């Protein structure tokens, strides 16, 4: 400097234009059970989806530009 893949709750991951409120595991919190811990069980909080701008009636999903990660080429 070119090309592909990739960024989505504290971890990881699914979702590829509409069905509501972005789902699932694992963790965090509160009960519950136990003598207690741990397993187990019920409930809750926590992502406006990297960032800005356009497309569209409607974007996590499509274009554009820019950050950052991975791989390969030169």
């Nucleotide at each position: 400097u070119c090309u592909g893949g990739g960024g989505u709750g504290g971890a990881g991951a699914a979702g590829u234009g509409g069905u509501c409120c972005a789902u699932c595991u694992c963790g965090c919190u509160a009960c519950c059970c136990u003598c207690a811990u741990a397993a187990g069980g019920u409930a809750g909080a926590g992502c406006u989806c990297g960032c800005a701008c356009g497309u569209u009636c409607g974007a996590a999903u499509c274009g554009u530009g820019c950050c950052c990660c991975c791989a390969g080429a030169a």

A computed fold for a 74-nucleotide RNA from Occallatibacter sp., annotated as transfer RNA. The prediction has a mean pLDDT of 81. NCBI's taxonomy places the organism under Bacteria, Pseudomonadati, Acidobacteriota, Terriglobales, Occallatibacter. It matches the Rfam family "tRNA".